[in-house]
Context: one part of a larger RNA
RNA sequence: GGCAAACGGUGGAUGCCUUGGGACUUCGAGGCGAUGAAGGACGUGGAAAGCUGCGAUAAGCGACGGUGAGAAGCACUCAUUCGAUGAACCGUCGAUUUCCGAAUGGGGGAACCCAAUAACUGCCGCCUGAAUACAUAGGGCGGUUAGAGCAAACUCAGGGAAGUGAACCAUCUCAGUACCUGAAGGAAAAGAAAACAAUAGUGAUUCUGCUAGUAGCGGCGAGCGAACGCGGAAAAGCCUAAACCGAUAGGACUUGUCCUGUCGGGGUCGUGGGAUCAGACAUAACGGGAGAAGAAGAUUAACAAAAGUGUAUGGAAAAGCACACCAUAGAGCGUGAUAGUCGCGUAUGUGAAAAUUUUCGACUUCCAGUUUGACACCCGAGUAAUGCGGAACACGAGGAAUUCUGCAUGAAUUCGCCGGGACCAUCCGGUAAGGCUAAAUACUCCGAAGUCACCGAUAGUGAACCAGUACCGUGAGGGAAAGGUGAAAAGAACCCCAGUGAGGGGAGUGAAAUAGUACCUGAAACCGUUUGCUU
Repeated sequence: GGCAAACGGUGGAUGCCUUGGGACUUCGAGGCGAUGAAGGACGUGGAAAGCUGCGAUAAGCGACGGUGAGAAGCACUCAUUCGAUGAACCGUCGAUUUCCGAAUGGGGGAACCCAAUAACUGCCGCCUGAAUACAUAGGGCGGUUAGAGCAAACUCAGGGAAGUGAACCAUCUCAGUACCUGAAGGAAAAGAAAACAAUAGUGAUUCUGCUAGUAGCGGCGAGCGAACGCGGAAAAGCCUAAACCGAUAGGACUUGUCCUGUCGGGGUCGUGGGAUCAGACAUAACGGGAGAAGAAGAUUAACAAAAGUGUAUGGAAAAGCACACCAUAGAGCGUGAUAGUCGCGUAUGUGAAAAUUUUCGACUUCCAGUUUGACACCCGAGUAAUGCGGAACACGAGGAAUUCUGCAUGAAUUCGCCGGGACCAUCCGGUAAGGCUAAAUACUCCGAAGUCACCGAUAGUGAACCAGUACCGUGAGGGAAAGGUGAAAAGAACCCCAGUGAGGGGAGUGAAAUAGUACCUGAAACCGUUUGCUU
């Protein structure tokens, strides 16, 4: 030096565990904010660095309920206190709530400075008041529980890529996707046929299974991709404009008419409807919408809640053995090993001073007369349509209907107008150019309850731990590692070595200390000690 064995060191794999995650289901909630939010800064404790809570009334103050003998958060310790005159704890309602932040008196390098009651915009009222006579614009004052900012996805709208695919690439695709912006709600959007269909019919919208990867579109490449119809979910229908009548304000002049605005009545439809005029018949029943006291629930604290002992082992019994018991409760968790009967709970039953919320609700109020005839007044205009240029429709200009609109033209009023995929005729369907509308549908930052052939610390969230932290970057931004003593700290009094060390040896605790806070188990690499064999 090599090999082997035994015993160690180092190291932190593995096993076991779970405080944390992941994916979902049901119910709730779906917003907060000038009454100052979200998010922060700085404070605040007897001793107080951090986290948590709170705000100069500062780990808190008051009221009302619940609960209850202990209590002063994580968090040990000492001190000092509080508490049956009911503390601490839980719930509801209040008070307080520094400074920054939309930040709003002005400024500013956020949490500061200067000031002194004060931003801006909208709306309402009043005053004033140009060009320009009336007026208007503008200005001023007062009032205002109006707006602003934040927030995860879902929704609608205005803009809108490229990598990619086409085995290149340009039309095309990716895709109206990502992204930016605006607006809103608990959903949003859409919505009561100028719709489909086809000689038969359907009857607003939305979502969904088929139809169907069909018909089509397509450098007919890559690819894109319906509808009719059928089956389901859910179902709900309404209000205006105009004609006409009346009131009112202003204006025009021809001085009794007209015009304009506002308000009230009227009116709302496709077997066309309505208005007006003239008749006839009915006049009150039922239905729907809105609003109070009150009633019944729900949520936000809680309460009651059955039944086991002995024995041997062991550090410890919940395991074994023996004999019992409860069960509308044998879900689950904990307890010194595996507990229906030890604890918390669970089934079941009960419960609210206060706050929020759902349903029902007296009576009032709102919504809707029918019909015959005449008449030809009304039925949404820079609209429909056409041409040109674009876009959306599954449909790339195509034979290209339909929808939207930048430019230019520009109708008709029911004997009207639009559509049925160029266009024409016939036939059929509908009634545009105003508006509202629940449900079925989408989503989950958040609360509660629950589930898992999900993970178990290199996994599962980036984060089980004081993590969006430490650290990196001028910045936008990037972004970790790190869990486990023991049943209980019983966390090692006292002695010895030693630098008044680190560390160790005794003693003691404990079932165990090779469980000693560098702490469960403790693999391998790597480093040793002893012994044997061998060179």